[in-house]
Context: one part of a larger RNA
RNA sequence: AGCAUAGGGUGGAUGCCAAGGCACCAUACGCCGAAGAAGGACGUGGCAAGCUGCGAAAAGCUACGGUGAGCCGCAAGCAGGCAUUGAUUCGUAGAUAUCCGAAUGGGGAAACCCGGCUAGAGUAAUGUCUAGUCAUCAUGAGAUGAAUACAUAGUCUCAUUGAAGGGCACCCGGGGAACUGAAACAUCUAAGUACCCGGAGGAAAAGAAAGAAACAUCGAUUUCCUGAGUAGCGGCGAGCGAAAGGGAAACAGGCCAAACCAGAGAGUUCGCUCUCUGGGGUUGUGGACCAGCAUAAAGGCAUUGAGGUAGGGUAGUAGAAGCGCGUUGGAAAGCGCCUCCAAAGAGGGUGAAAGACCCGUAGACGAAACCCGAAGACAGCCAGCUGGCACCAGAGUACCGCAGGACACGAGAAAUCCGGUGGGAAGCAGGAGGGACCACCCUCCAAGGCUAAAUACGACUUGGUGACCGAUAGCGCAUAGUACCGUGAGGGAAAGGUGAAAAGGACCCCGGGAGGGGAGUGAAAUAGAACCUGAAACCCUAUGUUU
Numbered sequence: 001a002g003c004a005u006a007g008g009g010u011g012g013a014u015g016c017c018a019a020g021g022c023a024c025c026a027u028a029c030g031c032c033g034a035a036g037a038a039g040g041a042c043g044u045g046g047c048a049a050g051c052u053g054c055g056a057a058a059a060g061c062u063a064c065g066g067u068g069a070g071c072c073g074c075a076a077g078c079a080g081g082c083a084u085u086g087a088u089u090c091g092u093a094g095a096u097a098u099c100c101g102a103a104u105g106g107g108g109a110a111a112c113c114c115g116g117c118u119a120g121a122g123u124a125a126u127g128u129c130u131a132g133u134c135a136u137c138a139u140g141a142g143a144u145g146a147a148u149a150c151a152u153a154g155u156c157u158c159a160u161u162g163a164a165g166g167g168c169a170c171c172c173g174g175g176g177a178a179c180u181g182a183a184a185c186a187u188c189u190a191a192g193u194a195c196c197c198g199g200a201g202g203a204a205a206a207g208a209a210a211g212a213a214a215c216a217u218c219g220a221u222u223u224c225c226u227g228a229g230u231a232g233c234g235g236c237g238a239g240c241g242a243a244a245g246g247g248a249a250a251c252a253g254g255c256c257a258a259a260c261c262a263g264a265g266a267g268u269u270c271g272c273u274c275u276c277u278g279g280g281g282u283u284g285u286g287g288a289c290c291a292g293c294a295u296a297a298a299g300g301c302a303u304u305g306a307g308g309u310a311g312g313g314u315a316g317u318a319g320a321a322g323c324g325c326g327u328u329g330g331a332a333a334g335c336g337c338c339u340c341c342a343a344a345g346a347g348g349g350u351g352a353a354a355g356a357c358c359c360g361u362a363g364a365c366g367a368a369a370c371c372c373g374a375a376g377a378c379a380g381c382c383a384g385c386u387g388g389c390a391c392c393a394g395a396g397u398a399c400c401g402c403a404g405g406a407c408a409c410g411a412g413a414a415a416u417c418c419g420g421u422g423g424g425a426a427g428c429a430g431g432a433g434g435g436a437c438c439a440c441c442c443u444c445c446a447a448g449g450c451u452a453a454a455u456a457c458g459a460c461u462u463g464g465u466g467a468c469c470g471a472u473a474g475c476g477c478a479u480a481g482u483a484c485c486g487u488g489a490g491g492g493a494a495a496g497g498u499g500a501a502a503a504g505g506a507c508c509c510c511g512g513g514a515g516g517g518g519a520g521u522g523a524a525a526u527a528g529a530a531c532c533u534g535a536a537a538c539c540c541u542a543u544g545u546u547u
Base pairs, nucleotide, nucleotide: 001546002545003544004543005542006541007540008539009538015532016497017496020469021468022466023465024464025463026462029458030457031166032165039100040099041098042055043054044053046078047077050074051073061094062093063092064091065090066089070082071081072080105114106113107112115134116133117132118131119130120129121128136163137162138160139159140158141157142156143155144154170201171199172198173197174196175195181188185235211218212217222249223248224247225246226245232240233239253450255448256394260279261278262277263276264275265274266273267272284428285393286392287391289388290387291386292385293384299382300381301380304379305378311372312371313370314369316365317364322338324337325336326335327334339356340355341345347359348358349357399423400422401421402420404418405417406416409435430445431444432443433442434441484491485490504531507518508517509516510515
């Protein structure tokens, strides 16, 4: 030195665990903000570094409820307090709420600096302090008022709980890639995706046919299944990819403009015109107007309203049956025996494995306060027919040319829809569509609004589930966006387990200490805090053996 065996060290795999995560389902809810948000800074405890809570009234103050014996957070200790005259704690409603931050008196290198005005405190006086107020824009009202006579612009004041900023995803709109695929690449694809911007809501958007169809009809929109990877589109490549119809979910329709009437105001060539307000009216034929008839009740109402009922939410209450016996054990819930409850044998805990020990569970109850809230009732609103007449029925619109975009549809035979640009109708004897276009036929009324539900999403609430993970896994985090890195945008860890209970080793010995040896605790101390189990690599010791 090698090998073998044994015993140790180191190391932290493995097993077990659950305090954390992941996914899904359901429920509730779906905004917060100038009454100053989200997010922070700094403070705040008797001793107080961090976290949590709170805000100079600072781990808190008040009221009303719940609960009922302990309490002064995580978190021990010392000191000191509170509490059946109800503390602590839980819920509801309030008070307080420094400074920064949209940040808004002005400034600014966020958490700082410096002011004006009004009222007050204080001082001999100044400084100082306290409360309130002072940004901008929009809208409305009033006042004032240039060039320029009236006027207008502008300026000033007041008012409006107006706006701003934040927020996971979902939604609508305005912009809008590339990698990639096409086995290269340019049309094409990726994709109207990512991303940027604007806006809104609890949903959004869409929506009451100038529709879809096909000679039969249907009857707003939305979503799902199907139709169907069909019809089509496509360097007819790669790929893209409908609709009608059928079946479901949910259902709901309604208001203006105009004609005409009335009132007010402005203009006027006195013929009238315009504007505003109210009535009227809303459709594929209707409405206005004129004439005639009928009628106040039957019916309808998401878009109307107050109050607020039933019910629900935000604390809780109560809840059956062994203080069973024996046995092993440190410990019984195990095993043996006997008994009981069950609308409760879900689950968790308790010194191992408990229906009957604890928390619970089934079933049953409960609110002073705040919130949500049907149905019904009440109030409110809506609501006829015939004939005549030919007044009205959304114009720089429809449509056309050009060049684009959207439609599954790439200019194509290319309809339809949208905006740009240049032209530019009819107007009810009218107009649009039915995939070029024309005719016939059929369907429908554009150029004005509104409209619940079925649908999408989940930051937040509550509950549940898992052939999901179990500390190199599962979120990046068993917590941390911390430590650390970077000028910065940004990047971004590691790290769990004594024991049933600290009973966490008094005391003695060696040692400067660390550490160790006794003693003691414990079931166990190779469970001693570098603490469950404790693999391997690696190191050491002993013995054997080989050279």

About this RNA
The part of an RNA shown here (large-subunit ribosomal RNA, domain I) has 547 nucleotides and comes from an activated sludge metagenome. Its mean pLDDT, the model's own confidence on a scale to 100, is 83. Rfam family: Bacterial large subunit ribosomal RNA. The full RNA is in RNAcentral, with records from SILVA.